Predicted 3D model of a 1516-nucleotide RNA (small-subunit ribosomal RNA) from Oryza sativa Indica Group. Model confidence (mean pLDDT): 83 of 100. Rfam family: Bacterial small subunit ribosomal RNA. Rfam links the family to the GO terms ribosome and structural constituent of ribosome. The source organism's lineage runs through Eukaryota, Spermatophyta, Magnoliopsida, Poales and Oryza sativa.
RNA sequence: AGAGUUUGAUCCUGGCUCAGGAUGAACGCUAGCGGCAGGCCUAAUACAUGCAAGUCGGACGGGAUCCGUCGGAGAGCUUGCUCGAAGACGGUGAGAGUGGCGCACGGGUGCGUAACGCGUGAGCAACCUACCUCUAUCAGGGGGAUAGCCUCUCGAAAGAGAGAUUAACACCGCAUAACAUAUCUGACCGGCAUCGGUUGGAUAUUAAAUAUUUAUAGGAUAGAGAUGGGCUCGCGUGACAUUAGCUAGUUGGUAGGGUAACGGCUUACCAAGGCGACGAUGUCUAGGGGCUCUGAGAGGAGAAUCCCCCACACUGGUACUGAGACACGGACCAGACUCCUACGGGAGGCAGCAGUAAGGAAUAUUGGUCAAUGGAGGCAACUCUGAACCAGCCAUGCCGCGUGCAGGAUGAAGCAUCUAUGGUGUGUAAACUGCUUUUGUACGGGAAGAAAAAAAGCUACGUGUAGCUUACUGACGGUACCGUAAGAAUAAGGAUCGGCUAACUCCGUGCCAGCAGCCGCGGUAAUACGGAGGAUCCAAGCGUUAUCCGGAAUCAUUGGGUUUAAAGGGUCCGUAGGCGGCCUUAUAAGUCAGCGGUGAAAGUUUUUGGCUUAACCAAAAAAUUGCCAUUGAUACUGUAGGGCUUGAAUUAUUGUGAAGUAACUAGAAUAUGUAGUGUAGCGGUGAAAUGCUUAGAUAUUACAUGGAAUACCAAUUGCGAAGGCAGGUUACUAACAAUAUAUUGACGCUGAUGGACGAAAGCGUGGGUAGCGAACAGGAUUAGAUACCCUGGUAGUCCACGCCGUAAACGAUGGAUACUAGCUGUUUGGUUGUAAGACUGAGUGGCUAAGCGAAAGUGAUAAGUAUCCCACCUGGGGAGUACGGGCGCAAGCCUGAAACUCAAAGGAAUUGACGGGGGCCCGCACAAGCGGUGGAGCAUGUGGUUUAAUUCGAUGAUACGCGAGGAACCUUACCUACCCUUGACAUGCCAGGAAUCUUGCAGAGAUGUGAGAGUGCUCGAAAGAGAACCUGGACACAGGUGCUGCAUGGCCGUCGUCAGCUCGUGUCGUGAGAUGUUGGGUUAAGUCCCGCAACGAGCGCAACCCUUGUCAUUAGUUGCUACGAAAGGGCACUCUAAUGAGACUGCCGGUGACAAACCGGAGGAAGGUGGGGAUGACGUCAGGUCAUCAUGGCCCUUAUGGGUAGGGCUACACACGUCAUACAAUGGCCGGGACAGAGGGCUGCCAACCCGCGAGGGGGAGCUAAUCCCAGAAACCCGGUCGUAGUCCGGAUCGCAGUCUGCAACUCGACUGCGUGAAGUCGGAAUCGCUAGUAAUCGCGGAUCAGCUUGCCGCGGUGAAUACGUUCCCGGGUCUUGUACACACCGCCCGUCACACCAUGGGAGCGGGUUCUGCCAGAAGUAGUUAGCCUAACCGCAAGGAGGGCGAUUACCACGGCAGGGUUCGUGACUGGGGUGAAGUCGUAACAAGGUAGCCGUAUCGGAAGGUGCGGCUGG
Repeated sequence: AGAGUUUGAUCCUGGCUCAGGAUGAACGCUAGCGGCAGGCCUAAUACAUGCAAGUCGGACGGGAUCCGUCGGAGAGCUUGCUCGAAGACGGUGAGAGUGGCGCACGGGUGCGUAACGCGUGAGCAACCUACCUCUAUCAGGGGGAUAGCCUCUCGAAAGAGAGAUUAACACCGCAUAACAUAUCUGACCGGCAUCGGUUGGAUAUUAAAUAUUUAUAGGAUAGAGAUGGGCUCGCGUGACAUUAGCUAGUUGGUAGGGUAACGGCUUACCAAGGCGACGAUGUCUAGGGGCUCUGAGAGGAGAAUCCCCCACACUGGUACUGAGACACGGACCAGACUCCUACGGGAGGCAGCAGUAAGGAAUAUUGGUCAAUGGAGGCAACUCUGAACCAGCCAUGCCGCGUGCAGGAUGAAGCAUCUAUGGUGUGUAAACUGCUUUUGUACGGGAAGAAAAAAAGCUACGUGUAGCUUACUGACGGUACCGUAAGAAUAAGGAUCGGCUAACUCCGUGCCAGCAGCCGCGGUAAUACGGAGGAUCCAAGCGUUAUCCGGAAUCAUUGGGUUUAAAGGGUCCGUAGGCGGCCUUAUAAGUCAGCGGUGAAAGUUUUUGGCUUAACCAAAAAAUUGCCAUUGAUACUGUAGGGCUUGAAUUAUUGUGAAGUAACUAGAAUAUGUAGUGUAGCGGUGAAAUGCUUAGAUAUUACAUGGAAUACCAAUUGCGAAGGCAGGUUACUAACAAUAUAUUGACGCUGAUGGACGAAAGCGUGGGUAGCGAACAGGAUUAGAUACCCUGGUAGUCCACGCCGUAAACGAUGGAUACUAGCUGUUUGGUUGUAAGACUGAGUGGCUAAGCGAAAGUGAUAAGUAUCCCACCUGGGGAGUACGGGCGCAAGCCUGAAACUCAAAGGAAUUGACGGGGGCCCGCACAAGCGGUGGAGCAUGUGGUUUAAUUCGAUGAUACGCGAGGAACCUUACCUACCCUUGACAUGCCAGGAAUCUUGCAGAGAUGUGAGAGUGCUCGAAAGAGAACCUGGACACAGGUGCUGCAUGGCCGUCGUCAGCUCGUGUCGUGAGAUGUUGGGUUAAGUCCCGCAACGAGCGCAACCCUUGUCAUUAGUUGCUACGAAAGGGCACUCUAAUGAGACUGCCGGUGACAAACCGGAGGAAGGUGGGGAUGACGUCAGGUCAUCAUGGCCCUUAUGGGUAGGGCUACACACGUCAUACAAUGGCCGGGACAGAGGGCUGCCAACCCGCGAGGGGGAGCUAAUCCCAGAAACCCGGUCGUAGUCCGGAUCGCAGUCUGCAACUCGACUGCGUGAAGUCGGAAUCGCUAGUAAUCGCGGAUCAGCUUGCCGCGGUGAAUACGUUCCCGGGUCUUGUACACACCGCCCGUCACACCAUGGGAGCGGGUUCUGCCAGAAGUAGUUAGCCUAACCGCAAGGAGGGCGAUUACCACGGCAGGGUUCGUGACUGGGGUGAAGUCGUAACAAGGUAGCCGUAUCGGAAGGUGCGGCUGG
């Protein structure tokens, strides 16, 4: 730092996804050790059990218990011993209680809270502060109780009550008292508005406590400090405007009250304020910060552990005590829940540490110690401390270490793989040899953390303090660490391997199973699934999932956009706001600089140091980008003052226009009415019909009526803010431009909310209605036609008034200002000029430069360069929909989501393909002709059907007389039956035998079973061995016309013998690509010429090749022959076959651009490629062929292989293709006569001659062929006959008799003779071939082949007609155009309907949460009041009083209740649309002129896409 993914490819826009880092994590697989950290994110759910806050006897009463001393009742008896009660003294001081201090800290959690809660910076002249420190002063003298204890009572308990009695540093008076407090009154000083400080005077009020070892501790008042807190303010600190208005103690004042203190904090009265678009109020969410993660940063996200602050303690409320609480382990009340109960009543609060249940993907031990640090109490010893320090569990994270090191090639075995005699990989890996011992095991040693306090001793001064010495104290822990011993010994996995992304092969599977983060993989050869081998990356971990940041410049301050991709508001006015011309003065708010304070610590960064290293820890520094204060600077911005004229405006003069409103008015045309003329049609269309018309239409003439719109002028014209505005005249109103006289003096620009205007359609009321014309009706078209076309026609279109407020309201381009090359039109001014014109303003157009832009394009009228302001956008669909709100009479408009779903949607341009787009051109493509097919019967092929089988393939053109150039058996692949299993065939091994020949029996045959004959070749002396062949055996294997032509090679068809298809270099373009190859001509041709940012080249075209047509030369046998025949001669001619010549637009004329070329002509056998053939570019059709052959993979292996016999491929209601034969007289038949070419022939062709009516038979000459044979060519010509008929046409079919081939003609051959004599009289729609030696017609030959042909391939004979021409059909080429197509129009694609699933809206309602208003009620508590009751301290002799308490009551108030609203969530019969689904149904709306151009707004209609009307747009 980027990458993948939209396309055939490209550039852009734009979303989705990935690679990185992180975590309080979880899950899966795996696991050796240690260090340091961390560990309920969910149910602030409920909690068993234990512990977490006590301490002080040096405050007090009291003294259980124990010890010591005295004491000695009494007892035992051994009579001097033992035990020993009461009591006294001294010590110890349990439990409970009074009292003091603490319990407000420490620890937990994040419910609530959007707040002065937190952060930061200020302030309190408006405050408090126990313990601690300092200073000053004081402590006199009294009193009454009470708990405990004792005796009772009640109760199950918890506990409660009564009586008696007792103490205090508990409680209460009195005295004393000021620098305290209050009031009054002076002086001085200071300040910050209220005021503050110091110092006087007067009056009033308020204190105290004692303990003990007698020196301390404690106590009181006042002041100060420290610490901790309270309050106030500036700034900062979430989302939603589909939350826009909120507020009655509300805002302020006065006066009381209250508080530590200010304050509506509270009460009464008065005023009517206060907050809010700079976001009040409401709803939802949330503890805040230091910091943490990420990021280059700015930011974004988070709020575990540690630290600070806040809030809370079962839920809600309340106060008490206290220095401090409205109090986690205190109290009271209410509620829910749990527990105990004797049913009367009670108890409780783990969000402390452990732990349990539950929830959950998920989070630990009911551990040790107060040794250290810290806290409470105490003089202290000490006690308490789940704070803390430690240990336990967990790979949860970070860090470190190890699982060995070196040598070792037979490159072992095994496994895997391949091109498989063999190689390659695993791999120096292993084995084996040597070495080491971290860790682990065993044994031994063994810390630091400890400093003290206290005790003892010593020293100094002042029986205490300070210092020194000695001794004591360790949970962790016999732990860290150290040493010794043996021994490679105790220790490796996880994920991935198609691209992104490092790493590849085999097998299995076969759109199955499965994978997948995105693209996507899997349908029989999967590097993508599963397994294996190997590889890659990490490593005691590795992957997956979840979440956050990054990448994402994908919300853009840094750092984006808005013509066409998403995005400029329809237009203007204008409020707030934002921004703002020139000169100058002041100020110093912004701004800049210096300095001061603060920015806690920890953390981050740097340096140094400590644990063996690191993580970790410590110290120091830096940083903390911020806030506050202060001093200075004054350019810029702001503010205030003064001035200026260029921005802006006013005025004056001149001019411009379809600018607006109102009134009046004109002519043309349509329609209608009346009258006339006139007669049969008119009208309308692609063609028709509906319609009108003999009751007189249409047409025409005259007159009249009425409404709407204004031809020509007229134009990239003009005007207006936009919508929009068009006959003429008048009135009123507004605007703009130029000139430059005067004036004001920045008065300006933009503009959220707001206001006005705003096409068409539509709505309301009232008019009007000629034409046009949604709806509707009818006629056509059509498969249908709710359309396009036609005939009618209502709303509407018009007017007045009022609504609506939207359009493709578009330049798809907001407004303003300034600047930046040119050329050329036009409108309206001005200056100048005789004119043409020039210059200069303001508009309105075209083309271009730079620049910009993804490109198309734009380009002074910017989409360029800049500034200011507003509006809008952030993937496609869902959807401009739903809900809510606003507006509207309604239609509807404005505002405007989400769930869900996809990986794209989109823009511009490129190459193709396509178009019922265009231009040009070609072709037997059409046309012009000739002959056919389609009708008949037959032949043949195919489909279908049948069958045991009718083997298989070919199926539009490009299958169908095709593979097959020849199925009776064979062929043959099919069926039936019978057989064989190393096989019919190949190679290897073993054994035997040569091979081979003759022959019997069974059988349909294959085959089975016998008999006989016979021994060969090479080497070797022989034995024997070898080669070939046969038989038998076992195994490797053979074999397969079995499958896949969509795994393939080869070959072939087709477009198409069409003229195309490409490349190199250069140039253009960001690029795909373009150019060349386009253009002007021309050609059969990308053939050639010219032009040109192209210049060249290749494969094609053409030519070269073969054949034919003319001639020449050479050569002549079997050919030919002028020699009478033969022989012989000859080679002129015919012919044969070899070599040449010839034709090239070469020549002439014309046209053309001076070209290429075309037209005509001459000559010539042949003339413009002379005719024909061979020759088939890049490619297309997954075209055809696995059954010619070859071949990968799969399948069968006593069968899907092999053999044999018979059958089938030849079937037959039918349909199609292709031929042959006909329907006749241009003919049939009979008789006679003439002329080819090219082939074939030894298992062959077969002559003469004989026989047969004939097929043929006999016969045997000749010929291995220019020699002989097949072999009589036929049409044709001559003569005769038939006379238009189912015939003397036609020959199918059938019968009989034969011939030939062949083992064999039944299924199933061909031919012959005689007889029979079907359909058919020229063929519907439609369709095929052919342009000259062609069509048509006539016969001949050959391949295959025993035989069999109407087919195929060739050969020659006779021998036409027509082509004006390119409008149309088909196919093709080229250029251009449109495109939403690229599997490429057999494309793409829209909507209804039907089915399944999903989320969502409405919905009679139902249920829950929350909140508000009104009312009822009112616990505990506080405050006020108090007529009831009680009452120790003080007063009073007393009565009584003061004061206090209980009770009652009033106010406030929690829970609760009733009623009604708001809001939100869930659910709901039914219902609406939406989305997604496999090949469903109906149509064909859109994309091409998409077959009616499309789209926008509106209205209306229709199964549906949609149609139509009106206006608009070009994105035609």